[in-house]
């Protein structure tokens, strides 16, 4: 050099803040941020909404097995790429369903192309002829040149010069089936000279998955007033709402519904901290995780707490601080251990 | 807390959905003319890391990810 985990100041004392439990109401116990508490990018639980029906539409995904409560996450494997290795990356279906596109440059840009060359023949001219220039008509994709990209590659045989034209490998196709594999997928062995750029983070197809909206959801309680004004629609021939992109259907619907100008409150409890939980063992798996004992309870605020201040030690201290909750991603991060490999 | 929208010259926009190489227009600026100067007029003039890193692609302001900024809205009650 890869690649995987851990830590991220420690300790006393003193007082102070937040939550809780106790009483003798003034004390005591007693718990108090992160690995990312962020970004809100995924997928969940929850909760509301008329139980989420049916087409279109639209959005995300996207090898293959597994693993999850779920995923776009994890983990193992394949293939493709890069690395001299250890590894590392990869929105990795489909371009022989169709359709767009390929700017400049070049002859020619997708069932393509004669610009230079090369080569066969005619004429002309140098010129004894071979040969050398010039020009017409043909051949020819092998070599130059343009390009991100030029219609398999490399060799050798063939030719007038060249061509898969022919042949070896190599690469592509294609195969009823063969061998390992659950599969992705490889390997062989036949047959085919090859026909099939490249884009799908361009429309598209194919398969799968998705109702909405968020805790300011949402429930109780208790308080205040001008339960009020204008505009506009509409009552069964139904407007308009049911927080869906539109249609259809399905609720509600008249003291109605939209919206503008105004009015009151800015208290209180619940949701809310016992959970897809942490931590130890041990059993099963390669693993991710899974099951089984056993232990623990670990912030809960609503102007919103987590801090000062002395000492003491060291490596002299990074990014950063909960707000309903959890999985993951993804980003920021001073320095330090640890384990494995690797050139 | 939660959830939309935008980031191109000094400013305000356009291109962006459908990618192509000099990134366009007002308005300011800057310079020449006119004028005694100066304003107004006229002629020229682009001053841009398209917000920042990466990725798809032959090629990105355009597409896709991340990341940074900025701004808009959302209690309750009748």
């Nucleotide at each position: 050099g890869a690649a995987g985990g851990g830590c991220g100041a420690a300790c006393u004392g003193u007082c102070g803040c937040g939550g809780g439990c106790c009483u003798u109401u003034a004390g005591g116990c007693u718990c108090g941020a992160g690995g990312a508490a962020a970004g809100u990018c995924c997928g969940a639980a929850c909760u509301c909404c008329a139980c989420a029906g049916a087409g279109c539409a639209a959005u995300g995904c996207g090898c293959c097995g597994g693993g999850u409560a779920a995923c776009a996450c994890c983990c193992g494997g394949g293939c493709g790429u890069c690395g001299c290795g250890a590894g590392g990356c990869g929105a990795u279906g489909g371009a022989a369903a169709g359709u767009g596109c390929c700017a400049c440059a070049g002859a020619g840009a997708a069932c393509a192309g004669a610009c230079c060359g090369c080569c066969u023949g005619g004429c002309c001219g140098g010129u004894u002829u071979u040969c050398c220039g010039g020009u017409c008509c043909g051949g020819u994709a092998a070599g130059g040149g343009u390009g991100a990209a030029a219609c398999g590659g490399u060799g050798a045989g063939g030719u007038a010069a060249g061509a898969g034209c022919u042949c070896a490998c190599c690469g592509c196709c294609u195969g009823c089936g063969c061998c390992a594999g659950c599969a992705a997928u490889g390997g062989a062995c036949a047959g085919g000279g090859c026909a099939c750029g490249g884009u799908a983070a361009a429309c598209c197809c194919c398969g799968c998955a998705u109702g909405g909206a968020g805790c300011a959801a949402g429930g109780c309680c208790a308080a205040a007033u001008a339960g009020g004004g204008g505009a506009g629609u509409g009552u069964u021939u139904g407007a308009g709402g049911g927080u869906u992109g539109c249609u259809c259907g399905c609720c509600c619907g008249a003291u109605a519904c939209u919206u503008c100008c105004g009015g009151g409150u800015a208290g209180g409890c619940c949701g809310c901290a016992c959970g897809a939980g942490g931590c130890c063992g041990u059993c099963g798996g390669a693993g991710a995780c899974g099951g089984c004992g056993g232990u623990c309870c670990c912030a809960g605020a609503u102007g919103a707490a987590u801090g000062a201040c002395a000492g003491u030690u060291c490596u002299c201290g990074a990014c950063a601080g909960a707000a309903u909750u959890c999985g993951g991603c993804u980003u920021a991060c001073a320095g330090c251990c640890c384990u494995u490999c690797u050139u | 807390g939660g959830g939309g929208c935008c980031g191109u010259a000094g400013u305000c926009u356009a291109g962006c959905c459908u990618g192509g190489a000099u990134a366009a227009g007002g308005c300011a600026c800057c310079a020449g003319c006119c004028u005694c100067c100066g304003g107004a007029g006229u002629u020229g003039g682009g001053u841009a890391u398209c917000c920042c890193c990466g990725g798809u692609u032959c090629a990105a302001a355009u597409c896709c990810g991340g990341g940074c900024g900025g701004u808009c809205c959302c209690g309750c009650c009748a």
Two RNAs folded together computationally: RNase P RNA and transfer RNA, 421 nucleotides in total. Rfam match: Bacterial RNase P class A.